This is a predicted structure of a 92-nucleotide RNA (c-di-GMP-I riboswitch aptamer) from Pueribacillus theae. The coordinates come from a structure-prediction model, not an experiment, and the mean pLDDT is 86.
Order: sequence, then C1' cells, then structure tokens
RNA sequence: UUCAGAAAAAGGCACACUUCGCUGAAAAGCAAGGCCGCAAAGUCACGGGUCUAAGGCUAGAAACAACUAGCUAUGAUGGCUGGACUACCUGG
Repeated sequence: UUCAGAAAAAGGCACACUUCGCUGAAAAGCAAGGCCGCAAAGUCACGGGUCUAAGGCUAGAAACAACUAGCUAUGAUGGCUGGACUACCUGG
C1' cells in the first nucleotide's frame, strides 16, 4: 500500500421505544434516556428505491372563500441500496 476478516484486544455508533423537550406543513431531524443490531450503522443526496406534500397543478363539490381527492420535490431517508472519500485491530 492492497485484500480479507471481527475470533481476540481497545473502542465506536445507537433500531424500536420514552420525553407536558426543541425544529418542521409533514416525512423526518436534533437533545436526553434506551440498546435491536452494525466491520464502516464514520462522512457525502451523485444514481436507483422509499417516505412526506407546505407550495403548485388538475378534478369534484361549491360558487368571495373554505372542503375533498389525485399528481408533483425544490423536502427527507447514509441503520434501503449502488457509488465516492476517510478510518482502529488482526491476518495474508
């Protein structure tokens, strides 16, 4: 430097859930607790997938508006996946 692995050792993160907490229209994110799991469950929304629909558009109804439904990402998801970058230990 590269490949493989988590058996050992030192560690790391933190699913679900909880909070008369915070942000947000929502999805979701953040904080604290919690600890299912993870060998990149570290970082990154470039590709695919998925979630949401404020705003916009369409239709119905209605007839100032308000209501209902559908479509739509510029929003989110890195613990869905591909990829990129970085990285501890052991072995080849």